[in-house]
Molecule: c-di-GMP-I-GGC riboswitch aptamer
Organism: Desulfoplanes sp.
């Protein structure tokens, strides 16, 4: 580099609870497991979402898609 149906070691953890921070989308910490081969990392481009009277502006979302970086395990069909 290409692949992800087998097999193994490990990882990460949605819904949901509980606690805490935020007007709010949520974050984040413990339970918890629906799934994930990048479900790791970064808001660059599109969506979505929140505050806002607003098409200002200011934010969330990397578990909506694309890009951009790095990365386990196998090479047995």
């Nucleotide at each position: 580099a290409c692949a992800g149906c087998c097999a193994a070691a490990g990882c990460c953890a949605a819904a949901c609870c509980u606690g805490u921070c935020g007007u709010g989308a949520g974050g984040c910490a413990g339970g918890g497991a629906c799934g994930g081969a990048a479900a790791a990392c970064c808001a660059c481009g599109g969506g979505u979402c929140u505050u806002g009277a607003a098409u200002a502006a200011a934010g969330a979302u990397a578990g909506c898609c694309g890009g951009g970086u790095u990365g386990c395990c196998u090479g047995g069909u």